[in-house]
């Protein structure tokens, strides 16, 4: 220096972690595909600060 959904990846202190691919239900078709509607899925681990951490801060792990 990075680490956040399967994967690509936003979010640099505040109500509900967004999104695009993918997956999976439904519509719609004779059946596919497009397309349209929704659903599931994610902050490496451990400690510290603080009213409040994915965000600071220290450590371990991996790359």
């Nucleotide at each position: 220096c990075g680490a956040u959904a399967g994967c690509u990846u936003a979010g640099u202190g505040g109500u509900a972690a967004g999104a695009g691919c993918a997956u999976c239900u439904g519509a719609c078709c004779a059946g596919a595909a497009u397309u349209c509607a929704g659903a599931g899925g994610a902050c490496g681990c451990g400690g510290a600060u603080u009213u409040g951490a994915a965000u600071c801060c220290c450590g371990c792990u991996c790359g």